[in-house]
Context: one part of a larger RNA
RNA sequence: AGUGAACGCUGGCGGUAGGCCUAACACAUGCAAGUCGAACGGCAGCACAGGAGAGCUUGCUCUCUGGGUGGCGAGUGGCGGACGGGUGAGGAAUACAUCGGAAUCUACUCUGUCGUGGGGGAUAACGUAGGGAAACUUACGCUAAUACCGCAUACGACCUACGGGUGAAAGUGGGGGACCGCAAGGCCUCACGCGAUUGAAUGAGCCGAUGUCGGAUUAGCUAGUUGGCGGGGUAAUGGCUCACCAAGGCUAUGACGGUUAGCUGGUCUGAGAGGAUGGUCAGCCACACUGGGACUGAGAUACUGCCCAGACUCCUACGGGAGGCUGCAGUCGAGAAUCAUUCGCAAUGGGCGAAAGCCUGACGGUGCGACGUCGCGUGGAGGAUGACGGUCUUCGGAUUGUAAACUCCUGUCAUGUGGGAUAAAUAGCCCGGGUGUGAAUAGCACUUGGGACUGAUAGUACCACAGGAGGAAGAGACGGCUAACUCUGUGCCAGCAGCCGCGGUAAUUCAGAGGUCUCGAGCGUUGUUC
Numbered sequence: 001a002g003u004g005a006a007c008g009c010u011g012g013c014g015g016u017a018g019g020c021c022u023a024a025c026a027c028a029u030g031c032a033a034g035u036c037g038a039a040c041g042g043c044a045g046c047a048c049a050g051g052a053g054a055g056c057u058u059g060c061u062c063u064c065u066g067g068g069u070g071g072c073g074a075g076u077g078g079c080g081g082a083c084g085g086g087u088g089a090g091g092a093a094u095a096c097a098u099c100g101g102a103a104u105c106u107a108c109u110c111u112g113u114c115g116u117g118g119g120g121g122a123u124a125a126c127g128u129a130g131g132g133a134a135a136c137u138u139a140c141g142c143u144a145a146u147a148c149c150g151c152a153u154a155c156g157a158c159c160u161a162c163g164g165g166u167g168a169a170a171g172u173g174g175g176g177g178a179c180c181g182c183a184a185g186g187c188c189u190c191a192c193g194c195g196a197u198u199g200a201a202u203g204a205g206c207c208g209a210u211g212u213c214g215g216a217u218u219a220g221c222u223a224g225u226u227g228g229c230g231g232g233g234u235a236a237u238g239g240c241u242c243a244c245c246a247a248g249g250c251u252a253u254g255a256c257g258g259u260u261a262g263c264u265g266g267u268c269u270g271a272g273a274g275g276a277u278g279g280u281c282a283g284c285c286a287c288a289c290u291g292g293g294a295c296u297g298a299g300a301u302a303c304u305g306c307c308c309a310g311a312c313u314c315c316u317a318c319g320g321g322a323g324g325c326u327g328c329a330g331u332c333g334a335g336a337a338u339c340a341u342u343c344g345c346a347a348u349g350g351g352c353g354a355a356a357g358c359c360u361g362a363c364g365g366u367g368c369g370a371c372g373u374c375g376c377g378u379g380g381a382g383g384a385u386g387a388c389g390g391u392c393u394u395c396g397g398a399u400u401g402u403a404a405a406c407u408c409c410u411g412u413c414a415u416g417u418g419g420g421a422u423a424a425a426u427a428g429c430c431c432g433g434g435u436g437u438g439a440a441u442a443g444c445a446c447u448u449g450g451g452a453c454u455g456a457u458a459g460u461a462c463c464a465c466a467g468g469a470g471g472a473a474g475a476g477a478c479g480g481c482u483a484a485c486u487c488u489g490u491g492c493c494a495g496c497a498g499c500c501g502c503g504g505u506a507a508u509u510c511a512g513a514g515g516u517c518u519c520g521a522g523c524g525u526u527g528u529u530c
Base pairs, nucleotide, nucleotide: 001529002528003527005526006525007524008523009522012376013375014374015373016372019368026331027330029329030328031327034079035078036077039076040075042072043071046070047069048068050065051064052063053062054061055060056059086287087286088285095212096211097210098209099208100207101206104204105203109200110199112197113196114195115194116193117151119149120148126141127140128139129138130137131136157166158165159164171192172191173190174189175188176187179186180185220250221249222248225247226246227245228244230242231241232240262284263283264282265281266277267276268275269274289310290309291308292307293306312323313322314321315320340366342365343364344363348362349360350359351358352357379409380408381407382406389400390399391398392397413471415466416465417464418463419462423457429451430450431449432448433447434446435445436444437443474519475518476517477516478515479500480499481498485514486513487512488511489510495502496501
């Protein structure tokens, strides 16, 4: 000088940053990942047209019905649950940092090219009948799709013995003049989608080199081990895996084994070189009750998905089931020690959606604790009979001390009253203009001018006014190091102490008091780093 600090005494206000370092111990409760009806069949619930009936006040009320409409529980389907958030157990190299490399994949996004024809069979929901205490589950029957499967076609693409061969797709919504159709609609058009492929971007996988703690009271280690050939496997290289062949490979420049540890940008210290450290923020890695495994998918070997085993907890009708806070709050416990079971999606960002919007303990806020840091205040000016009181005294006085009283002011902060923000820009909506598309003055897309709407924080910040010095100072030290001295008590006792050392009858070192010094809403002590 520093600190994610703790402890003691004390404590007025605000800005800002940070707050389980220990038990990766166990967890009650609530929330933390949904969304799309413009993919689908539907209609459990709500609302409204329409239909039938009743009452009469003849235009209202009531009852029944009603997927026709707004919507929508559950279900099929799509996208997202691989991000965001947490923690640092493991790991000394399959990690991280830096610099290179070639044998790769990449949903959504952008870009170029081409296509989107014609068929089929199912299945949930639902219904019926069961089983079970529950979790859940069985059989039969019906139905839809952007769910699933063939056929056709193939500009690219892939394979190839260079002859050839292989493989796609799905529709939905808005609008509309002629023509067709009983109607739905066909048809035209726009938008969003779908399939194949090119390039890009982004993300990810792989390989190499160099660097990355200490110990030799760890000296030899290694059979898929080191290399080759050939199968297999992967998105891809490779003993990644397997058969065969060879006998290699690493090591005193520290192999192998054991201890410790997430790594880095950085942070602290220091004139630097270094040393220590890796909390918050950012990048990477690893983990998700413990161990193992794969599935789905563009991507996981998946924190709030699945399966198996184990420990623990809970429910049970004893047959069987359920769970995983190292998400945000919160509880027990451990500990010297670390917060609210708070408000909001208004902003920023993310997921889904054409959009409105919905979801978001990410995030934005507020709260708690002087935990750090910065700022402000606890009054200002005048005021000597140098008052009283205290302390000391050589008894003359000295000191506390302009300090107080007293006089005149001020009004920061706090308190009260009144006013009162920036953060809001959009998107969508309303009224206009333009450009494009198009058969079209529909519609849609893009663009432009104007308008209204949207705030958790918060009646907060801030501003104005009001009253009155009123509500706001302590902590440690005073022998030397080290700024600051006397009296009383005690008598090697009681005690102090960072080191030297004080204390055995005049102690500036103990205890109390007065005075003084230092810092100040803090001051000391302890731990720890340089």
Predicted 3D model of a 530-nucleotide part of an RNA (small-subunit ribosomal RNA, 5' domain) from an uncultured bacterium. The prediction has a mean pLDDT of 84. Its Rfam family is "Bacterial small subunit ribosomal RNA". Its family is annotated with structural constituent of ribosome and ribosome in the Gene Ontology.